[in-house]
Context: one part of a larger RNA
RNA sequence: UGACGGGGGCCCGCACAAGCGGAGGAACAUGUGGUUUAAUUCGAUGAUACGCGAGGAACCUUACCCGGGCUUGAAAUGUGCAUGACGGGAGGCAGAGACGCCUCCUUCCUUCGGGCAUGCAUGUAGGUGCUGCAUGGUUGUCGUCAGCUCGUGCCGUGAGGUGUCGGCUCAAGUGCCAUAACGAGCGCAACCCCUUCCGCCGGUUACCAUCGGGUGAUGCCGGGGACUCCGGCGGCACUGCCGCCGCAAGGCGUGAGGAAGGCGGGGAUGACGUCAAAUCAGCACGGCCCUUACGUCCGGGGCCACACACGUGUUACAAUGGGGGGCACAGCGAGCUGGAGCAGGGCGACCUGCUUCGAAUCAUGAAAUCCCCUCCCAGUUCGGACCGGAGUCUGCAACCCGACUCCGCGAAGCCGGAUUCGCUAGUAAUCGCGCAUCAGCCAUGGCGCGGUGAAUACGUUCCCGGGCCUUGUACA
Numbered sequence: 001u002g003a004c005g006g007g008g009g010c011c012c013g014c015a016c017a018a019g020c021g022g023a024g025g026a027a028c029a030u031g032u033g034g035u036u037u038a039a040u041u042c043g044a045u046g047a048u049a050c051g052c053g054a055g056g057a058a059c060c061u062u063a064c065c066c067g068g069g070c071u072u073g074a075a076a077u078g079u080g081c082a083u084g085a086c087g088g089g090a091g092g093c094a095g096a097g098a099c100g101c102c103u104c105c106u107u108c109c110u111u112c113g114g115g116c117a118u119g120c121a122u123g124u125a126g127g128u129g130c131u132g133c134a135u136g137g138u139u140g141u142c143g144u145c146a147g148c149u150c151g152u153g154c155c156g157u158g159a160g161g162u163g164u165c166g167g168c169u170c171a172a173g174u175g176c177c178a179u180a181a182c183g184a185g186c187g188c189a190a191c192c193c194c195u196u197c198c199g200c201c202g203g204u205u206a207c208c209a210u211c212g213g214g215u216g217a218u219g220c221c222g223g224g225g226a227c228u229c230c231g232g233c234g235g236c237a238c239u240g241c242c243g244c245c246g247c248a249a250g251g252c253g254u255g256a257g258g259a260a261g262g263c264g265g266g267g268a269u270g271a272c273g274u275c276a277a278a279u280c281a282g283c284a285c286g287g288c289c290c291u292u293a294c295g296u297c298c299g300g301g302g303c304c305a306c307a308c309a310c311g312u313g314u315u316a317c318a319a320u321g322g323g324g325g326g327c328a329c330a331g332c333g334a335g336c337u338g339g340a341g342c343a344g345g346g347c348g349a350c351c352u353g354c355u356u357c358g359a360a361u362c363a364u365g366a367a368a369u370c371c372c373c374u375c376c377c378a379g380u381u382c383g384g385a386c387c388g389g390a391g392u393c394u395g396c397a398a399c400c401c402g403a404c405u406c407c408g409c410g411a412a413g414c415c416g417g418a419u420u421c422g423c424u425a426g427u428a429a430u431c432g433c434g435c436a437u438c439a440g441c442c443a444u445g446g447c448g449c450g451g452u453g454a455a456u457a458c459g460u461u462c463c464c465g466g467g468c469c470u471u472g473u474a475c476a
Stems, first nucleotide, its partner, number of pairs: 001476002003473003007470007015460002019423005026315008034306002042053002064301007076124009087106007108115002126290002129288003135284002137279003140275001142273001147186006153162003166177003192267004197235007207224002211222003238261001241255001242253004317416001321375006333364001335362001338357008382413001387408007429452007
């Protein structure tokens, strides 16, 4: 100087407390450990691995296993030699295919230097093989915590200290006062984006107050530039005003005004560093290793196994509920190998036909909610696993191993031990909708969107994490 203390002081954080809803029990989905296996490819492992890399494993992907092929190789490039083709199209044979064989048709350019292609040889190739403890880059975490430093000066033999301490204040090393310090940098804040209010400008595909036309009905049409909305530019909030407290910074208030207050709400933004943290399998790269194989092509299998254990979820155990019928109201967003409407067929998944939209133009009736009826507390009209049968769709192909539909079957489960998680407001809880990936989909995942919409916080003694000052130390 740090680090540590079941030392002290001060102060924060859904850290506790106060509340609401969950997990831990059940079934299933998914990830992991383990076991099994020819292989169940690899990585991630307290917090900071475990619906993680996976934003799509039937083939492909694929890195694993078995078997069958190739060896300048699936792709790129230099040199030498040789050939004029290589290749493309059609057909056939054998084969699981890759690959191989056969027949027919077609077939180089040139300024003559060569170009181009193929074959052979050779130098390069290729490797998801190893090392993240050789690395770059990127990322997680402490932590959006308020800290981490520098120049000069001063103090100390020196390591180093001071500044950065103290008082007050703040979300904040935020600011004020004080001061052997005076200043400054990286962080904080602000500048950026979204959202809430207003104005101006501009209006079609959006809108419809006024005028006219038209319909069974509808901005449907002429038109309009008011309104909504869209999107560009501005304005607005600063403790600015008032009162009280305070030296000041600032704090307080059912204060005024205001759409909004005292950081309005959300996002992006992550200091010096820590964990030899993670990644050589995204990529790059040093070293090492393989070279008729540790490269590469193909068929099939595996990554989906299952006595078990754990994590994350979905659905439930019901009556503020289940079933049937009726009536409403969103926003984000994507769409031409695509999205959708209408008509017809089918109980349905879906099929057929027509139409519309490269989209503010087409299409998008959301569900919970509300109203009526029913069930009457029961393993049930709860719950839907599992299984049987029949189908639909995608795709070369659904046996291993897809989703969906219909009929039947109806399991466990009656609210969950010790323990444990999230959340402070348009939040939790609850309800549906969209998107990426994608032929299809094992999505109950991820990322967004809107609808309905709470309870509680006395307080900081205690648990956890953190900041500042101080004290002890046999630790560095």
Predicted 3D model of a 476-nucleotide part of an RNA (small-subunit ribosomal RNA, 3' major domain) from an uncultured Bacteroidales bacterium. The RNAcentral record of the full RNA draws on SILVA. The prediction has a mean pLDDT of 82.